[in-house]
RNA sequence: CGCCGAGUCCGCGAGAGCGGAACGGGGGAACCGAGUUGGUGGUCCGUACCCAGGGCCACGGGGGCGAACCUUCGAGAGAAGGCGCGCAAGCUCUUUCAGCGCGAGCCCGACAGCUAACCCCGUAGGCGUUCGAAAGAGAA
Numbered sequence: 001c002g003c004c005g006a007g008u009c010c011g012c013g014a015g016a017g018c019g020g021a022a023c024g025g026g027g028g029a030a031c032c033g034a035g036u037u038g039g040u041g042g043u044c045c046g047u048a049c050c051c052a053g054g055g056c057c058a059c060g061g062g063g064g065c066g067a068a069c070c071u072u073c074g075a076g077a078g079a080a081g082g083c084g085c086g087c088a089a090g091c092u093c094u095u096u097c098a099g100c101g102c103g104a105g106c107c108c109g110a111c112a113g114c115u116a117a118c119c120c121c122g123u124a125g126g127c128g129u130u131c132g133a134a135a136g137a138g139a140a
Stems, first nucleotide, its partner, number of pairs: 001128004008021005022123006032113001039059007061111001062108004069082005083103005091138007
């Protein structure tokens, strides 16, 4: 100086922190949609004891953030196709072709469709690209 990503900006404060804006995410009516899906184990409370019921922990159901999914082949490692995502050469945005790269990871803990009002949460982390072509719009 740039890239992925919501992950930036402003004010107060000596600082730790506090507040706000902006961006991002979750929960949450009617209408619409869906539809018989309820759990299981351990432990504690409860009881004279058992049961009901409740708390906590775990889990093979279900769900969330994200592009990170589907199908086929393969004993496996992996491969192929489809589809999705990303990529500085005046600036910003959109589209097409070409090229290159990615298709991970984490979280909730039996529970959540959509969803106005309303409620809650995040503002991290990781990297070093291009020297291709065409079209349109806008700003300066």
Molecule: c-di-AMP riboswitch aptamer (ydaO/yuaA leader)
Organism: soil metagenome